[in-house]
RNA sequence: UCCCGAUAAAGGCAAACCUGUUGAAAAGCAGGGACGCAAAGCCACGACCUAAGGCAAUAGCUAUGGUGGCAGGGCUACCGAA
Numbered sequence: 001u002c003c004c005g006a007u008a009a010a011g012g013c014a015a016a017c018c019u020g021u022u023g024a025a026a027a028g029c030a031g032g033g034a035c036g037c038a039a040a041g042c043c044a045c046g047a048c049c050u051a052a053g054g055c056a057a058u059a060g061c062u063a064u065g066g067u068g069g070c071a072g073g074g075c076u077a078c079c080g081a082a
Base pairs, nucleotide, nucleotide: 004080005079012037013036017032018031019030020029021028022027035069041075042074043073045072046070047067048066049065053062054061055060
């Protein structure tokens, strides 16, 4: 240095839910909260969610919207036992 991840050390993030708010929705933001996470840090190529608008006689289809906490993929990173 790389791989790896401990009953180590210093820390970090924050699920569900509640309140307020934005949004058509998915979901986002702020506060509380803590299920968990060794990348739960970043990136929307893939995958997944929603369907306002558009298309369609109906059923429905569709992203320009969203999700990185999707065990896909890429990049970067604290510590140092086996």
Predicted 3D model of an 82-nucleotide RNA (c-di-GMP-I riboswitch aptamer) from a Halanaerobiales bacterium. The prediction has a mean pLDDT of 85. NCBI's taxonomy places the organism under Bacteria, Bacillati, Bacillota, Clostridia, Halanaerobiales.